[in-house]
RNA sequence: AAAGUCAGCUGGGCAGUCGCCGCUAUCAUUCAUUUUGAUGGGGGAGGAAAGUCCGGGCUCCAUAGGGCAGGGUGCCAGAUAACGUCUGGGCGGUGUAAACCGACGGCCAGUGCAGCAGAGAGUAGACCGCUUCCUUCGGGAAGUAAGGGUGAAAGGGUGCGGUAAGAGCGCACCGCGUAAGUGGUAACACGAACGGCAUGGUAAACCCCACUCGGAGCAAGACCAAAUAGGAGUUCUAAUAGGUUCGUUGCAAAACGGGCCUUGAAGGCGCGGCCCGCGCUGGACUCGGGUAGGUUGCUUGAAGCGUACAGCGAUGUGCGCUCUAGAUGAAUGACUGUCCAUGACAGAACCCGGCUUAUAGGCUGGCUUUUUAU
Numbered sequence: 001a002a003a004g005u006c007a008g009c010u011g012g013g014c015a016g017u018c019g020c021c022g023c024u025a026u027c028a029u030u031c032a033u034u035u036u037g038a039u040g041g042g043g044g045a046g047g048a049a050a051g052u053c054c055g056g057g058c059u060c061c062a063u064a065g066g067g068c069a070g071g072g073u074g075c076c077a078g079a080u081a082a083c084g085u086c087u088g089g090g091c092g093g094u095g096u097a098a099a100c101c102g103a104c105g106g107c108c109a110g111u112g113c114a115g116c117a118g119a120g121a122g123u124a125g126a127c128c129g130c131u132u133c134c135u136u137c138g139g140g141a142a143g144u145a146a147g148g149g150u151g152a153a154a155g156g157g158u159g160c161g162g163u164a165a166g167a168g169c170g171c172a173c174c175g176c177g178u179a180a181g182u183g184g185u186a187a188c189a190c191g192a193a194c195g196g197c198a199u200g201g202u203a204a205a206c207c208c209c210a211c212u213c214g215g216a217g218c219a220a221g222a223c224c225a226a227a228u229a230g231g232a233g234u235u236c237u238a239a240u241a242g243g244u245u246c247g248u249u250g251c252a253a254a255a256c257g258g259g260c261c262u263u264g265a266a267g268g269c270g271c272g273g274c275c276c277g278c279g280c281u282g283g284a285c286u287c288g289g290g291u292a293g294g295u296u297g298c299u300u301g302a303a304g305c306g307u308a309c310a311g312c313g314a315u316g317u318g319c320g321c322u323c324u325a326g327a328u329g330a331a332u333g334a335c336u337g338u339c340c341a342u343g344a345c346a347g348a349a350c351c352c353g354g355c356u357u358a359u360a361g362g363c364u365g366g367c368u369u370u371u372u373a374u
Stems, first nucleotide, its partner, number of pairs: 001370010012339007020044002023041006046345001050356002053354005058217004065276004070213005075089005090104001091102004105208002110206002112202002127148002129144006156174006175197001176195002181190003221296004231287006241262009267281005303322008
């Protein structure tokens, strides 16, 4: 100096004039410190406000449980209110590297899939070839799996010995199995000795295992106001048991049937699907008032900033400082001058923690590689 990679800041500034929304002080006005206005002071869209993908806070169902189905996550240890997030580590992959990515439990619970080709593809081989013997010279028999071919994949790899030719047949090294033991909280890493030794792949295939999971959502909900309506009419409605009364049969005891009184079965509605369970409750039909509007929820928070300590770190604890939009057909816009480096993606609607996506550029720092000079 160039390229790369990781992290952070910024997202036009300054001055003036007018305009919009909230808060606050004073004065005036008004039935009314919110009815209207004036004058001051302070404040007023983002790093993603986007996506609605996760997790919660909060509100209601609701008094709040159990099981099944269904969903989510999936290496280890931590952080967090929690998460599918983050931090550190392990293993695997990409890259020369700094770094980045991971849908990372189980194939010895079971089932399935791997077409065609090929001799043979899960516990599966002899097509070509090689060797020996026979031969009517066409071929036949026996052995072989080292060489070739097919295929994504062919009964471990390389080498030496041995053999008729070969083969872990034997040996050396590697691989594989089984591993005493060592290090580490763990995932995991290393691994003496023994064994000639192939118990393949696939779960982002069905499945199994471990842990975990109510639902709906600020258009949730609460209050005021209005209507006053907790309305009006018609009709239906009781299992079981008890008491009482009447009738029939009967010698009687008693049995059967009807009326009245008490009891209230079942059913219905609600709790994301189903069952249990829990709560509320007579059913059906017709007529009919309101549900317009206003206030609240609504911004003081698992808050922000600084600093000290602990920790590799995410983060936690203590101390100090700050208050930082609350609109409701939806508030920050217009003009002028100037500076300049740039004007991209793009506008809160209950709030917060993340993830993902878009982004013209400007500035700063760490690390890696290459080149040059000393």
Annotation: The RNA shown here (Bacterial RNase P class A) has 374 nucleotides and comes from uncultured Arenicella sp. The sequence was found by an Rfam model in a public genome assembly. Its mean pLDDT, the model's own confidence on a scale to 100, is 76. The model forms 97% of the base pairs in the Rfam consensus. It matches the Rfam family "Bacterial RNase P class A". By type it is a ribozyme.